[in-house]
Context: one part of a larger RNA
Molecule: large-subunit ribosomal RNA, domain I
Organism: Proteiniphilum sp.
RNA sequence: GGCACAUGGAGGAUGCCUAGGCUCCGGGAGGCGAUGAAGGACGUGAUAAGCUGCGAUAAGCUGCGGGUAUUGGCAAAUACGAUUCGAUCCGCAGAUUUCCGAAUGGGGCAACCCGGUAUGAGUAGAUCAUACCAUCCGUUUUAUAACGGAGGCGAACGCGGGGAACUGAAACAUCUCAGUACCUGCAGGAAAAGAAAACAAGUAGUGAUUCCCCCAGUAGCGGCGAGCGAACGGGGAUUAGCCCAAACCGGCGAUGUUUCGGCAUUGCCGGGGUUGUAGGACCGACCGUUUAGGUUUUCCGACGUUGAAGUGGAACAUUCUGGAAAGUUUGAUCACAGAGGGUGACAAUCCCGUACACGAAUCGACGUUUGAAUACCGGUUGGCAAUCCUGAGUAGUGCGGGGCACGAGAAAUCCUGUACGAAUCCGGCGGGACCAUCCGCCAAGGCUAAAUACUCCCCGGAGACCGAUAGUGUACCAGUACCGUGAGGGAAAGGUGAAAAGGACCUCGAACAGAGGAGUGAAAUAGAACCUGAAACCAUGUGCCU
Numbered sequence: 001g002g003c004a005c006a007u008g009g010a011g012g013a014u015g016c017c018u019a020g021g022c023u024c025c026g027g028g029a030g031g032c033g034a035u036g037a038a039g040g041a042c043g044u045g046a047u048a049a050g051c052u053g054c055g056a057u058a059a060g061c062u063g064c065g066g067g068u069a070u071u072g073g074c075a076a077a078u079a080c081g082a083u084u085c086g087a088u089c090c091g092c093a094g095a096u097u098u099c100c101g102a103a104u105g106g107g108g109c110a111a112c113c114c115g116g117u118a119u120g121a122g123u124a125g126a127u128c129a130u131a132c133c134a135u136c137c138g139u140u141u142u143a144u145a146a147c148g149g150a151g152g153c154g155a156a157c158g159c160g161g162g163g164a165a166c167u168g169a170a171a172c173a174u175c176u177c178a179g180u181a182c183c184u185g186c187a188g189g190a191a192a193a194g195a196a197a198a199c200a201a202g203u204a205g206u207g208a209u210u211c212c213c214c215c216a217g218u219a220g221c222g223g224c225g226a227g228c229g230a231a232c233g234g235g236g237a238u239u240a241g242c243c244c245a246a247a248c249c250g251g252c253g254a255u256g257u258u259u260c261g262g263c264a265u266u267g268c269c270g271g272g273g274u275u276g277u278a279g280g281a282c283c284g285a286c287c288g289u290u291u292a293g294g295u296u297u298u299c300c301g302a303c304g305u306u307g308a309a310g311u312g313g314a315a316c317a318u319u320c321u322g323g324a325a326a327g328u329u330u331g332a333u334c335a336c337a338g339a340g341g342g343u344g345a346c347a348a349u350c351c352c353g354u355a356c357a358c359g360a361a362u363c364g365a366c367g368u369u370u371g372a373a374u375a376c377c378g379g380u381u382g383g384c385a386a387u388c389c390u391g392a393g394u395a396g397u398g399c400g401g402g403g404c405a406c407g408a409g410a411a412a413u414c415c416u417g418u419a420c421g422a423a424u425c426c427g428g429c430g431g432g433a434c435c436a437u438c439c440g441c442c443a444a445g446g447c448u449a450a451a452u453a454c455u456c457c458c459c460g461g462a463g464a465c466c467g468a469u470a471g472u473g474u475a476c477c478a479g480u481a482c483c484g485u486g487a488g489g490g491a492a493a494g495g496u497g498a499a500a501a502g503g504a505c506c507u508c509g510a511a512c513a514g515a516g517g518a519g520u521g522a523a524a525u526a527g528a529a530c531c532u533g534a535a536a537c538c539a540u541g542u543g544c545c546u
Base pairs, nucleotide, nucleotide: 001545002544003543004542005541006540007539008538009537015531016495017494020466021465022463023462024461025460026459027458028457029455030454031153032152039100040099041098042055043054044053046078050074051073061094062093063092064091065090066089070082071081072080105114106113107112115133116132117131118130119129120128121127135150136149137148138147139146140145157188158186159185160184161183162182168175172223198206199205210237211236212235213234214233220228221227241447242446243445244391248271249270250269251268252267253266254265255264256263257262276425278390279389280388281387282383283382284381285380286379293377294376295375297373298372299371301369302368303367304366305365306364307363308362310358311357312356316331317330320327332349333348334338340352341351342350396420397419398418399417400416401415402414406432427442428441429440430439431438482489483488502530505517506516507515508514
């Protein structure tokens, strides 16, 4: 020096565990904010650095309800208290709630500085206390001013306004990625869409919108490349329909004109009226005449259901092993309860629970309903002969774009920048160029629940999901430490034991290091650097070889 064996050190793999995650399901909730939010700063405890709670009434104050023996959070110990005259704790309602922050009296390097007005305290003053003083919009008003609203935050879902590129096409330009990402406005618990100027067309028929399954990777579009990609129709979910403008009538105001009687124009308000087998006005007839009826919303009350604390809830002993019994033995019991968890090893009958049954002073949700208030609706028929109305810089057309599965194409249909520009019911639009016939419908105003989308959050449940290099970045005081001027980036780190019983006391030692005894414990090679404790690596001892 090598090899082997043994015993250790070092290290933290593996096994087991789970306090945390992940993905869903059902239900709830779907907002918070000038009555000052979200998020913070600073305080607040007998002692108090951090976290949590709270706010100068500061780990808390008040009331009501629940509940019962302890209690002053994590978090031990000491001191001092509270509590059966019911504390702590849980639920509901209230009070308080510094400063910053939309931040809003002005300013500002957030948590700070400095004012004005009014009232009061202060002998006057200084100073102090309380209230108000931002901007924009709307309403009322001659105006001053008053009142109301907005502002900011929030995970996804929604509807608008803008809008890429990498990429694919095996290069690349039309095309694709994609109206995606991203920016931005606005809203709701959903949003959007929506009651036909719609589809269809076979022999005929359908009847608002939305969503799902088919139709169908079809018809088509396409440097006919890559790719893009319907609809009709069928089957389901859910179902709901309405209101204006105008004609006409009336009222009020303004303007013009006037022979002062009015007339005309215009604005506002009320009635009327709302459609395509055209409808309405208008004219006529009849019914009815309203303190009745129907519908919506809100409020008060009542009832019911349900949620937000909780309550009751069956049934076991023993032997043996063991540190410990739930294991084992013997014999029982309950079960609308043998789900699950805990307890010194594996418990239906020990504990919490479970099945089942019950419970609210107060608050919330939903439903029904009396009453009140508010808003809305509220005839039938005939004539339609005549007259009037039925959404105009609109429809449409040219040019330029965009959207439709459809890239200008034979390109209908939809939107509109620009230039033109109708008809008025004997009317108009559509049925994929265009024309005829036929059929369907009535644009240029508006509203509309449900079926649909999503989950920051709350409650309950589940998993051929993970088990500490996994699962969230975070099982642990993590968006922390740390890095960066900044935007931003971003960790590592779980496990003594059943119970601290966490090693009194003694010895060595400078020792609050460490070690040896002693003691606890089932175990201390479970001793806090603590379950198990692999390998690399490092030693010691013994043997063999060189």